Molecule: RNase P RNA; transfer RNA
Organism: Planctomycetota bacterium
RNA sequence: CGAGCGGGCCGGGCGAUCGCGGGAUCCCUCCCGAGGAAAGUCCGGGCUCCACAGGGCGCGGUGGUGGGUAACGCCCACCGGGCGCAAGCCCAGGGAAAGCGCAACAGAGAGCAGACCGCCGAUGGCUCCGGGCCCGUCCCGGGGCACAGGCAAGGGUGAAACGGUGGGGUAAGAGCCCACCGCGGCGGCGGUGACGUCGCUGGCACGGCAAGCCCCACCCGGAGAAAGGCCAAAUAGAGGGGGAGCGGGUUCCCUCGGGAACCCCACGGUGCGGCCCGUACCGUCCACACCCCCGGGUAGGUCGUUCGAGGCCGCCGGCAACGGCGGUCCCAGAUCGAUGGUCGCCCCGGUCCUCGGACCGGACAGAACCCGGCUUACAGGCCCGCUCGCCGC
RNA sequence: GCCAGCAUAGCUUCAAUUGGCAGAGCACCGCAUUCGUAAUGCGGGGGUUGUGGGUUCGACUCCCACUGCUGGCU
Numbered sequence: 001c002g003a004g005c006g007g008g009c010c011g012g013g014c015g016a017u018c019g020c021g022g023g024a025u026c027c028c029u030c031c032c033g034a035g036g037a038a039a040g041u042c043c044g045g046g047c048u049c050c051a052c053a054g055g056g057c058g059c060g061g062u063g064g065u066g067g068g069u070a071a072c073g074c075c076c077a078c079c080g081g082g083c084g085c086a087a088g089c090c091c092a093g094g095g096a097a098a099g100c101g102c103a104a105c106a107g108a109g110a111g112c113a114g115a116c117c118g119c120c121g122a123u124g125g126c127u128c129c130g131g132g133c134c135c136g137u138c139c140c141g142g143g144g145c146a147c148a149g150g151c152a153a154g155g156g157u158g159a160a161a162c163g164g165u166g167g168g169g170u171a172a173g174a175g176c177c178c179a180c181c182g183c184g185g186c187g188g189c190g191g192u193g194a195c196g197u198c199g200c201u202g203g204c205a206c207g208g209c210a211a212g213c214c215c216c217a218c219c220c221g222g223a224g225a226a227a228g229g230c231c232a233a234a235u236a237g238a239g240g241g242g243g244a245g246c247g248g249g250u251u252c253c254c255u256c257g258g259g260a261a262c263c264c265c266a267c268g269g270u271g272c273g274g275c276c277c278g279u280a281c282c283g284u285c286c287a288c289a290c291c292c293c294c295g296g297g298u299a300g301g302u303c304g305u306u307c308g309a310g311g312c313c314g315c316c317g318g319c320a321a322c323g324g325c326g327g328u329c330c331c332a333g334a335u336c337g338a339u340g341g342u343c344g345c346c347c348c349g350g351u352c353c354u355c356g357g358a359c360c361g362g363a364c365a366g367a368a369c370c371c372g373g374c375u376u377a378c379a380g381g382c383c384c385g386c387u388c389g390c391c392g393c
Numbered sequence: 394g395c396c397a398g399c400a401u402a403g404c405u406u407c408a409a410u411u412g413g414c415a416g417a418g419c420a421c422c423g424c425a426u427u428c429g430u431a432a433u434g435c436g437g438g439g440g441u442u443g444u445g446g447g448u449u450c451g452a453c454u455c456c457c458a459c460u461g462c463u464g465g466c467u
Base pairs, nucleotide, nucleotide: 001389002388003387004386005385006384007383008382009381010380012346013345014344015343016342017341018340020033021032022031023030024029035364039375040374042373043372044371045370046369047224048223049222050221058220060219061218062217063216064078065077066076067075068074079093080091081090082089083088094215095214099213100212101209102208116155117154118151119150120149123148124147125145126144127143128142129141130140131139132138133136163181164180165179166178167177168176182204183202184201185200186199187198188197189196190195228303229302230301231300239293240292241291242290245265247264248263249262250261251260252259253258254257266284267283268282269281270280271279272278310329311328312327313326314325315324316323317322347362348361349360350359351358352357353356394466395465396464397463398462399461400460403419404418405417407416413450421437422436423435424434425433443459444458445457446456447455
């Protein structure tokens, strides 16, 4: 210098002014006001209500090991496998010798398989030639056929063909035998462990799919701020209470304390009337109108609601994730929903030209109970560590 | 705000089962029929199964993420 890998961070800045939401204050006035994802709502928790003896059930979840954490499907470290020259990246990464199931097409055969081409034909059979004798359905030697039969090495099919490579062996072959690799079993050593490594041994018995059913281990009660608590109009309804004479007199009745009728006075209501007075009727028993109280509860308000597993700095422990201690700070809380507009200077990008100015633009997006993660979107820019190649010293 | 489901041809909240050749009706195109059209008959074309990734020999189907749409809850 080029190519690449991993990680962290910023994501317009400053000022003025006019507004908007919240808080403090008697007022003046002061303070705070979007994000790394506030998003998707995919996991986990706090919080709240409901349910609950324990356990099971569940078209529930997770799945190498150890650790971190409030918890997780997240994070860290390590193990194993795959990819890459490497830095490094990816893996739902338990069990297929518990059981059930699946494998289209092709192919001979697809699951305790199979023989199409092929190889062989030692042995048995047929046949040809030569020889032998005890002359036979005989024996010996050689050749041929591919009939019985043997084989699974090679070809071919397939995603996959009941271990792989090499050698020996054989008629040809084959774990048939041997070496190495793979696999299974046992043991030693190292490691907390996943696992690694070494030795002995077995003799291919045990192929794939569990993001098919399933088995094993562990985890999980349900619902979610429209959760839930409090205050509480108007209207309607239910309940309780109050509410204007326990006035006087006469007669009658009885259970001797009240009741009924009538008269006078008082009060209240209604009618007449503009109002008072007055007058007619009714009532003062029950009760209505009216008033008060109370329970539930709608609209509405308020709490929940923002100080929290909180941010920053330092030290210590730990490989790390993270934890401990100390100091310091207060940092949005709307509820139809604020966080914006304008101007000036600067930053970045684009276009234009008269070359230092003009114009345009500023990624994705936007809180809604809170927090830890994951995933997805994102113009542009900064920093750190590492690998490979080339060149120079 | 919270929760559940769906997406297959131009159209149809149409099909596709233990994962194994993606089809049907309407529409479209051509031919026949007719004087011509429609209807009818015969033949034909048309698919990134919403997008991307994963599991698997193999994915419309199983798993994950995203996009769009629909429905429910005061």